[in-house]
RNA sequence: AGUGGGAUGGAUGGUCGCGGCUGCGCCGUAAUGGCGGCAGACGAGGAAAGUCCGGGCUUCACAGGGCAGGAUGCCGGAUAACAUCCGGUGGAGGCGACUCCAAGGACAGUGCAACAGAAAUGUACCGCCGGCUUCGGGCCGGUAAGGUUGGAAGGGCAGUGUAAGAGACUACCGCCCUCCUGGUAACAGGAGGGGCAUAUGUAAACCCCAUCCGAAGCAAGACCGAACAGAAAGCAUAAGGCGGCCCGCCUGCUUUCGGGUAGGUUGCUGGAGCCUGCCGGCGACGGCAGGCCUAGAUAGAUGACCAUUCACGACAGAACCCGGCUUAUAGUCCUGCU
RNA sequence: CGAAUGGCGGAAUUGGUAGACGCGCUAGACUCAAAAUCUGGUUUCCACAAGAAGUGAGGGUUCGAUUCCCUCUUCGCCC
Numbered sequence: 001a002g003u004g005g006g007a008u009g010g011a012u013g014g015u016c017g018c019g020g021c022u023g024c025g026c027c028g029u030a031a032u033g034g035c036g037g038c039a040g041a042c043g044a045g046g047a048a049a050g051u052c053c054g055g056g057c058u059u060c061a062c063a064g065g066g067c068a069g070g071a072u073g074c075c076g077g078a079u080a081a082c083a084u085c086c087g088g089u090g091g092a093g094g095c096g097a098c099u100c101c102a103a104g105g106a107c108a109g110u111g112c113a114a115c116a117g118a119a120a121u122g123u124a125c126c127g128c129c130g131g132c133u134u135c136g137g138g139c140c141g142g143u144a145a146g147g148u149u150g151g152a153a154g155g156g157c158a159g160u161g162u163a164a165g166a167g168a169c170u171a172c173c174g175c176c177c178u179c180c181u182g183g184u185a186a187c188a189g190g191a192g193g194g195g196c197a198u199a200u201g202u203a204a205a206c207c208c209c210a211u212c213c214g215a216a217g218c219a220a221g222a223c224c225g226a227a228c229a230g231a232a233a234g235c236a237u238a239a240g241g242c243g244g245c246c247c248g249c250c251u252g253c254u255u256u257c258g259g260g261u262a263g264g265u266u267g268c269u270g271g272a273g274c275c276u277g278c279c280g281g282c283g284a285c286g287g288c289a290g291g292c293c294u295a296g297a298u299a300g301a302u303g304a305c306c307a308u309u310c311a312c313g314a315c316a317g318a319a320c321c322c323g324g325c326u327u328a329u330a331g332u333c334c335u336g337c338u
Numbered sequence: 339c340g341a342a343u344g345g346c347g348g349a350a351u352u353g354g355u356a357g358a359c360g361c362g363c364u365a366g367a368c369u370c371a372a373a374a375u376c377u378g379g380u381u382u383c384c385a386c387a388a389g390a391a392g393u394g395a396g397g398g399u400u401c402g403a404u405u406c407c408c409u410c411u412u413c414g415c416c417c
Base pairs, nucleotide, nucleotide: 001338002337003336004335005334006333007332008331010309011308012307013306014305015304016303018043019042021040022039023038024037025035026034027033045315049326050325052324053323054322055321056320057217058216059215060214069213070212071211072210073209074088075087076086077085078084089103090101091100092099093098104208105207109206110205111202112201113200125147126146127143128142129141130140131139132138155173156172158170159169160168174196175194176193177192178191179190180189181188182187221266222265223264224263230257231256232255233254234253235252239251240250241249242248273292274291275290276289277288278287279286280285310313339414340413341412342411345361346360347359354401362380363379364378365377366376367375381391382390383389394410395409396408397407398406
């Protein structure tokens, strides 16, 4: 100078305040309880974020199988699962440490390849060669070695060969096929064969092959449950309204039922949990032992001030929970390697 | 789930010259002057030309990306 990995995310003390929990106290009830009373310990993150994947949990659906749709895509392993992680293979970049890769199939089929160029998937424009010739750079045929265009032009290169040429033939390289060796495998190394019509690219074009996926989400869901309206039964037939009067109708009180609204409780945080040690494994990770309990609100709690100190503090605030990915992040510290 | 393209609206999609068209702005003509009308210009760098950049930002696939894929930003709609 560079390149990997890990940790931290101001510290200490004091005062006041906020949140739920536990204990005590006070108040209250038939019971559940209530308190702006006291004390105690506890109280945001590495990303709590984006909500992009995967799973738990819950409700609904479901005999079995298939279609459609979606996702993944070298090999092996880890895992509850994954698009994640670990170890390898192959490829790309770098002097190197190291980093990056959506990396199956284009000999199943279809589509597309603008412009340029003769020709873009089978093509003769120029050139080369042969023949004919009305002698004209005219016609017919052969030829992909050379030229022009393009991102891409029909395996490459050298030789033999030929009228000129051409895998037509030969060596080497590449490709494909078969076999052998090593490896769990991807693959690597080697031997033999095919003359290459298997004929360019594109599958982050349709598609094919293999594997996986039921849907919706804590406003999921479960329980309790007023009030008003309603239904039934009982009581009262007193009073009022409609009406000239009678009959009749409407208005009352109590109990029960009822739907599940307002509201409340639960789901809710002890979990694929965290820390330490040992063991197995290259590793992701797994096993065993010991210890720990570490937010749970519902208009939503983490703040303010003071003192000391330093490098003067970045990005940013839980809302059912976990495993990942991605994105944001001042500064500091530790460590491997070139 | 969808959208983002000049100052504004808005076109361009089996991937093939980005900016059609309208509004606005601007210069000129017409007029005594103005409006209307007509003609030209109008993404950026740049005196012009040539060339380069450019479709919200950054990457990737491809010969080639406004278009296909991934991540992010902002906005809108639905449950």
Molecule: RNase P RNA; transfer RNA
Organism: mouse gut metagenome